[in-house]
RNA sequence: AAGGCAGGCUGUUCUGUCGCGUUCCGUUCACACGGAAUGAGGAAAGUCCGGGCAACACAGAGCAACAUACUUCCUAACGGGAAGCCGGCUGUUUUCAGCUGAGAGAAAGUGCCGCAGAAAACAACCGCCUAAGUGCAGUUUCGGCUGCACCGGCAAGGGUGAAAACGUGGGGUAAGAGCCCACGGCUUUUGCGGGUGACCGCAAAAGGGGGUAAACCUUAUGUGUUGAAAGGCCAAAUAUACCGGGGGCAGAGGGUUGCUCGCCCGAUCCCGGAGGGUAGGCCGUUCGAGGCGUCGCGCGAGCGACGUCCCAGAUAAAUGACAGAAGGCAUCCGUUCCGGAUGCAACAGAACCCGGCUUACAGGCCUGCCUUUUUU
RNA sequence: GGCUCCGUAGCUUAACUGAAUAGAGCAUCUGACUACGGAUCAGAAGGUUCCAGGUUUGAAUCCUGGCGGAGUCA
Numbered sequence: 001a002a003g004g005c006a007g008g009c010u011g012u013u014c015u016g017u018c019g020c021g022u023u024c025c026g027u028u029c030a031c032a033c034g035g036a037a038u039g040a041g042g043a044a045a046g047u048c049c050g051g052g053c054a055a056c057a058c059a060g061a062g063c064a065a066c067a068u069a070c071u072u073c074c075u076a077a078c079g080g081g082a083a084g085c086c087g088g089c090u091g092u093u094u095u096c097a098g099c100u101g102a103g104a105g106a107a108a109g110u111g112c113c114g115c116a117g118a119a120a121a122c123a124a125c126c127g128c129c130u131a132a133g134u135g136c137a138g139u140u141u142c143g144g145c146u147g148c149a150c151c152g153g154c155a156a157g158g159g160u161g162a163a164a165a166c167g168u169g170g171g172g173u174a175a176g177a178g179c180c181c182a183c184g185g186c187u188u189u190u191g192c193g194g195g196u197g198a199c200c201g202c203a204a205a206a207g208g209g210g211g212u213a214a215a216c217c218u219u220a221u222g223u224g225u226u227g228a229a230a231g232g233c234c235a236a237a238u239a240u241a242c243c244g245g246g247g248g249c250a251g252a253g254g255g256u257u258g259c260u261c262g263c264c265c266g267a268u269c270c271c272g273g274a275g276g277g278u279a280g281g282c283c284g285u286u287c288g289a290g291g292c293g294u295c296g297c298g299c300g301a302g303c304g305a306c307g308u309c310c311c312a313g314a315u316a317a318a319u320g321a322c323a324g325a326a327g328g329c330a331u332c333c334g335u336u337c338c339g340g341a342u343g344c345a346a347c348a349g350a351a352c353c354c355g356g357c358u359u360a361c362a363g364g365c366c367u368g369c370c371u372u373u374u375u376u
Numbered sequence: 377g378g379c380u381c382c383g384u385a386g387c388u389u390a391a392c393u394g395a396a397u398a399g400a401g402c403a404u405c406u407g408a409c410u411a412c413g414g415a416u417c418a419g420a421a422g423g424u425u426c427c428a429g430g431u432u433u434g435a436a437u438c439c440u441g442g443c444g445g446a447g448u449c450a
Base pairs, nucleotide, nucleotide: 001372002371003370004369005368006367007366008365009364010363012326013325014324015323016322017321018320020039021038022037023036024035025034026033027032041347045358046357048356049355050354051353052352053227054226055225056224060261061260062259063258065223066222067221068220069219070084071083072082073081074080085103086101087100088099089098090097091096104218105217109216110215111212112211113210125158126157127154128153129152133150134149135148136147137146138145139144166184167183168182169181170180171179186207187206188205189204190203191202192201193200194199231283232282233281234280242273243272244271245270246269247268253265254264255263256262290309291308292307293306294305295304296303297302328344329343330342331341332340333339334338377449378448379447380446381445382444383443386402387401388400389399395433404420405419406418407417408416426442427441428440429439430438
């Protein structure tokens, strides 16, 4: 310097004309008109988490369900974030660096592990061995010995598989085996030292145990449910007119959190037929765990102090179009500086609010890492 | 605005409590039969199980995130 990956920031600007929403002012009985101010985002998205807010007597008990899962900290809270611990991968910086991990428990129990393979967790197909026991045959110096068969022993070797019953070496044995020993590795416990802690180092003792919990499950912690169509107020309208069936103060029925209990209300309730009326508005609702700047504390997420600013509020849903100028990118033309022409401008669109996460994103800038080339 | 569910061949579907070649019917194609066509018979082809990543020895199935489509609530 070029290319790639990851992360962060940014996300065209100005002027004029016309148009739209909201607020204020003026004119107007009103409709409306005129003027001024203001008017999308980093994700407004997905609705995946958490909280505010609101209703339900969220009194209470049990069960179920769901979520989370190394540590410390940040935070209103979180399944989010920061810094670490441990594991994995990569690297010719190897006591280091980068990336990455849904990172409790398989030594509580149950289930499952196709095909292959003897066997997938109470392992004998080939193989190795006949030490103990039984039978038969041969031989005999009558003590036995040899061979075969039965009954058996063995997890060292072969092969299968993703996975084969701690690894290497030695001893041991009929043959073998953690059966024993040494070294190594793993698990649990204890002690000492370091660290707030996860954990690390050292020493000792015990052990022999396949995998799978994004299978059931166990342990620990947490969660009341609903969701702005919450909820409150105003206005408008009113007929259960009529028919059929069923139940009920010995409690029908309704409310209350998935269920049971409990609690509260309770005289009319449920089903079918056939009908009448209304279907508008206001609040909630935009001043908030708010934004920006400076300083201080902290490795950091973040916290504190001071100053300053007010920054969409629509309801079928406004936030746009055109023209010009400047800047950016791409292509083409011209003699270098440079100039000219043409074209392009991403993802996307608030709906009660806030903090996160995830996903989408043209171009530009910055940081880290990797590869290649060149120079020193 | 909230909630629930679904996605497998061109169409309708099976396999959804993991097991290796994803199975059927209709449609399509080829051949037979027929003078020809239909029906019938025989055979064949057709699948990134919506996409991406993960767990596992192994994923249509389990988990996470997207994409698309339905249903429901005054």
Model confidence (mean pLDDT): 77 of 100. Two RNAs folded together computationally: RNase P RNA and transfer RNA, 450 nucleotides in total. It holds a member of the Rfam family "Bacterial RNase P class A". It is annotated as a ribozyme.